[in-house]
């Protein structure tokens, strides 16, 4: 130190809801009780402190509303980027920007099973495809000063 195997921990676009809506069941017909739904993946973490409607798209659109967290941003500190140091700009370990144009990448929905539920409903599995955004191509930046060796 590399490789396999097996355990264990993490794993937040994520978790909760007596708001709502839905089903059984019961009712004195006002509602009770008991369930049942509430976001599809793609992408995202250097510390520390601060901040809340944190990103791209899909869909037959309740993916409705509240709440809570959050890896987004902000300032600072470390670190990347020039041979070194400074300023200063940028990103954050894959450590530059921009996106006219190119090229790639999902999952539910759908369509079919199956098992569980009195039911709303949930869960496995099979099949058809289809995105943006980061990314990749491609176009631009890659600076001042100072200063060591060649």
């Nucleotide at each position: 130190c590399a490789c396999u195997a097996a355990a264990u921990a993490a794993g937040a676009g994520c978790g909760c809801u007596g708001g709502u809506a839905c089903u059984u069941g019961c009712u004195g017909c006002g509602g009770c009780a008991a369930g049942u739904a509430g976001a599809c993946g793609a992408g995202g973490a250097a510390g520390a402190g601060g901040u809340u409607u944190a990103u791209c798209g899909a869909g037959u659109a309740g993916u409705c509303a509240g709440c809570g967290g959050a890896u987004g941003c902000c300032u600072c500190u470390c670190g990347g980027c020039u041979g070194c140091u400074g300023u200063g700009g940028u990103c954050g370990u894959u450590a530059u920007a921009a996106u006219g144009c190119c090229g790639a990448c999902a999952a539910a929905u759908c369509c079919g099973u199956a098992a569980g539920g009195u039911g709303a409903c949930u869960u496995a599995c099979g099949g058809c495809g289809c995105a943006a955004a980061a990314c990749g191509g491609u176009u631009a930046a890659a600076a001042c000063a100072g200063u060591g060796a060649a």
Annotation:
This is a predicted structure of a 150-nucleotide RNA (glmS glucosamine-6-phosphate activated ribozyme aptamer) from Dendrosporobacter quercicolus. Its mean pLDDT, the model's own confidence on a scale to 100, is 78. Taxonomically the source falls in Dendrosporobacter (Bacteria, Bacillati, Selenomonadales, Sporomusaceae). The RNAcentral record of the sequence draws on Rfam. Its Rfam family is "glmS glucosamine-6-phosphate activated ribozyme aptamer". It is annotated as a riboswitch.